[in-house]
Context: one part of a larger RNA
Molecule: large-subunit ribosomal RNA, domain VI
Organism: bacterium
RNA sequence: CGUCGAGUCUUGAGAGGAUUUGGCGAUAGUACGAGAGGACCUCGCUGAGUCAACCUCUGGUGUACCAGUUGUCGUGCCAACGGCAUUGCUGGGUAGCUAAGUUGAUUGAGGAUAAGCACUGAAAGCAUAUAAGUGCGAAGCCCACCUCAAGAUUAGGACUCCAACCUUGUGCUUUGCACAGGGUGUAAGAUUCCCUGGAGAUGACAGGGUUGAUAGGCUUCAGGUGUAAGUCCCGUAAGGGAUUUAGCCGAGAAGUACUAAUAAAUCUUAUU
Numbered sequence: 001c002g003u004c005g006a007g008u009c010u011u012g013a014g015a016g017g018a019u020u021u022g023g024c025g026a027u028a029g030u031a032c033g034a035g036a037g038g039a040c041c042u043c044g045c046u047g048a049g050u051c052a053a054c055c056u057c058u059g060g061u062g063u064a065c066c067a068g069u070u071g072u073c074g075u076g077c078c079a080a081c082g083g084c085a086u087u088g089c090u091g092g093g094u095a096g097c098u099a100a101g102u103u104g105a106u107u108g109a110g111g112a113u114a115a116g117c118a119c120u121g122a123a124a125g126c127a128u129a130u131a132a133g134u135g136c137g138a139a140g141c142c143c144a145c146c147u148c149a150a151g152a153u154u155a156g157g158a159c160u161c162c163a164a165c166c167u168u169g170u171g172c173u174u175u176g177c178a179c180a181g182g183g184u185g186u187a188a189g190a191u192u193c194c195c196u197g198g199a200g201a202u203g204a205c206a207g208g209g210u211u212g213a214u215a216g217g218c219u220u221c222a223g224g225u226g227u228a229a230g231u232c233c234c235g236u237a238a239g240g241g242a243u244u245u246a247g248c249c250g251a252g253a254a255g256u257a258c259u260a261a262u263a264a265a266u267c268u269u270a271u272u
Stems, first nucleotide, its partner, number of pairs: 001151001005161006014148004020048007032037001049106006058099004065092005070085006108143001110142002116136004164184009189267004193209005214260003217256005223249003230243005
């Protein structure tokens, strides 16, 4: 830009992906075979590889979470804290991300076939799977499975939504209507803008914008760390104990309009 405009949901022409493979058990030590050996078919179980998704579990990371601790500087001193030293070092660790973790797929009633095996059967009284006709037959082809998909210009389908006014000319059955042209610019809807994240380089995508739980804050909870400070008691002291499963806490869950989503602008544009 096109498909009248727009919102939601779709069909599927077509395209891509995947379609890998081992072992074991039963059938059955059966059929077969003198024996040695040893099945077809059918069913079940369990792996490997590959791919995808996810974070409940096992772990990793987790530099604005918690604790311990060394040196030094600072807050006048004690105590308590803060800065720097690779995040100073050390021990843990929520969310997120992640694999070595978890889950799933790797399939099938099928269809048409290849090599090949056959049936019926003439030309050619026989024979012959072929000339007419018919059947079987592969990890391959088609379908089925997963994903994209109407620029599929043959531009598809369903449902739903979408006011008019001014003006010029012509025609007619006057008021008025119809047609052709010009102008304004509302609607359905969309965007800018703003609060955001499951999305993300920017666009885009997704949620929300007071008729509101979109983000922050607050409350409660989950979870992490591991028992704060102050005070009291014991000890000469280092230190220990009680208050205290405390105190603190980033991303998690729910609730709650306290704060911020204010105000406003733009686009399209009447066809049948």